[in-house]
Context: one part of a larger RNA
RNA sequence: CUGGGUUUAAAGGGUGUGUAGGCGGACUUUUAAGUCAGUGGUGAAAUCUCCGGGCUCAACCCGGAAACUGCCAUUGAUACUAUUGGUCUUGAAUAUUGUUGAGGUAGGCGGAAUAGGUCAUGUAGCGGUGAAAUGCAUAGAUAUGACAUAGAACACCGAUUGCGAAGGCAGCUCACUAAACAAUUAUUGACGCUGAGGCACGAAAGCGUGGGGAUCAAACAGGAUUAGAUACCCUGGUAGUCCACGCCCUAAACGAUGAUUACUCGACAUUGGCGAUACACUGAUCAGUGUCUAAGCGAAAGCAUUAAGUAAUCCACCUGGGAAGUACGUUCGCAAGAAUGAAACUC
Numbered sequence: 001c002u003g004g005g006u007u008u009a010a011a012g013g014g015u016g017u018g019u020a021g022g023c024g025g026a027c028u029u030u031u032a033a034g035u036c037a038g039u040g041g042u043g044a045a046a047u048c049u050c051c052g053g054g055c056u057c058a059a060c061c062c063g064g065a066a067a068c069u070g071c072c073a074u075u076g077a078u079a080c081u082a083u084u085g086g087u088c089u090u091g092a093a094u095a096u097u098g099u100u101g102a103g104g105u106a107g108g109c110g111g112a113a114u115a116g117g118u119c120a121u122g123u124a125g126c127g128g129u130g131a132a133a134u135g136c137a138u139a140g141a142u143a144u145g146a147c148a149u150a151g152a153a154c155a156c157c158g159a160u161u162g163c164g165a166a167g168g169c170a171g172c173u174c175a176c177u178a179a180a181c182a183a184u185u186a187u188u189g190a191c192g193c194u195g196a197g198g199c200a201c202g203a204a205a206g207c208g209u210g211g212g213g214a215u216c217a218a219a220c221a222g223g224a225u226u227a228g229a230u231a232c233c234c235u236g237g238u239a240g241u242c243c244a245c246g247c248c249c250u251a252a253a254c255g256a257u258g259a260u261u262a263c264u265c266g267a268c269a270u271u272g273g274c275g276a277u278a279c280a281c282u283g284a285u286c287a288g289u290g291u292c293u294a295a296g297c298g299a300a301a302g303c304a305u306u307a308a309g310u311a312a313u314c315c316a317c318c319u320g321g322g323a324a325g326u327a328c329g330u331u332c333g334c335a336a337g338a339a340u341g342a343a344a345c346u347c
Stems, first nucleotide, its partner, number of pairs: 004318003007301002012315001014201004021194003025088004031082001033081002035077008049065006091191001092188003095184006103177003107173003110154001114150002117147005125136002162169002206247006216240001220236004258314006296303002320347003329340004
C1' cells in the first nucleotide's frame, strides 16, 4: 500500500449549509470522446521466454523464433458511459388550504419562594450537626403579621411527551419569524444525492468593555473531624452565576452508531396529529416516537422496517501499547489556549 474495518476492541468529523469534485430517474435522437473490432506504422540492440547450437558440464557465448501487454494513424460498430436536441413525471421543488409543537428573536405581564429594609407584636435564645463549635442575638435576633424594594428561577401540569441541524428549548401573553406534516393534486420538469476546502451555528467554564448582583458558590477565612485533613461536614464568602455587545470553539458535543436511496409480504402495544372514507365503533393510509420478537447479522452483549440485515453512491476516520494529543513548525486567539501534528527511544 492493498485486503479489511469504524455501537462496546484502534477508528464517524460537534452540527448544518454549500463550492470544486464524485455519483445520478424514464423514453427518444445526434455525435462517436471513453469502449469494442479490423488494417497499417512504430515499439533500437541487449535482457526475459521458447527452440537449436558452441566452450568436457554449468555459468557464459552464438543463431532463430516469440514477445515487447504500449503509442500513433485509419476504417468501421453504437449496447453501455459521455455528448447534442426533444419529450415525460414517479425523484426534487413551488403554489393553495389546513394542522401541530418547551423551534427562534424582541417586548409586556404574573404568582410562590429567597434576601436585606421599614413598621408592629414579642422575649431569650436562634442556627447548625453524627455530636459540636465557629456564626447570629438584649444596640432586641429567631418567630408571627403588614408594607414597599431587588435580582434570579419558573412548583403542580410533566411523560417511554413535544420541537429543533446539532448545541439546546418549559410561567402567561403579544409582535415578528423558521420548520415539519396532511390533503388537493394544480404548477415547474431531473432542477437530484453526497460534499475536500470555504462559510455559519456551536453546552459549560473562561476572557474583554459596561451594567447588575437575590440565590448558589471555585478561590479564600474560620469551626469541626483526623495521627495529619491543604478534603468529605458546618458557618461565612470573592470571582462567577444574570443582562448587552464582542471574543473563545472545546465536552462521555453520546444513539460512544456520518448523509442519502432502495429492498425485507414482520408482529404487537402505546402516545400524538391529520385529512379522506365510513359515520356507531372498528379498519385502512401517511409522518413521528417507543417496546417486543422473527429472518438475517454479530466475537458476544445485542441490533432487528428509526438495523449493527441485504445492496448502491459520496464524505470522514483506523492500522500494536507507551513516548503523545507531547515536541517542532504553521494558522487562529487579548489571554487561557485551540487546530494541525511527528520522531528518537522503549515494551